The RNA shown here (transfer RNA) has 73 nucleotides and comes from Candidatus Falkowbacteria bacterium CG1_02_41_21. Lineage of the source: Bacteria > Bacteria candidate phyla > Candidatus Falkowiibacteriota. Its Rfam family is "tRNA". Rfam links the family to the GO term triplet codon-amino acid adaptor activity. By type it is a transfer RNA. From the family's description: Transfer RNA (tRNA) molecules are approximately 80 nucleotides in length.
[in-house]
RNA sequence: GGGCUUGUAGCUCAUCUGGUAGAGCGCCACAUUCGCAUUGUGGAGGCAAGGGGUUCGAGUCCCCUCAAGUCCA
Numbered sequence: 001g002g003g004c005u006u007g008u009a010g011c012u013c014a015u016c017u018g019g020u021a022g023a024g025c026g027c028c029a030c031a032u033u034c035g036c037a038u039u040g041u042g043g044a045g046g047c048a049a050g051g052g053g054u055u056c057g058a059g060u061c062c063c064c065u066c067a068a069g070u071c072c073a
Stems, first nucleotide, its partner, number of pairs: 001072007010025004019056001027043005049065005
């Protein structure tokens, strides 16, 4: 330098044919306990790496940039 893959919640990942983003763990509150843990219930937390385009509508399709991984040179 070139090819491919990936980038979504604090972490690990879902979200098939475009239609107002979810789970597990973690965090907070309450209940349970003498207390802790466990368990149960509820809650906060992301406008999807950044920008542009297509579309009535984009996490999803197209282009550019950035970052990580991998292969080739």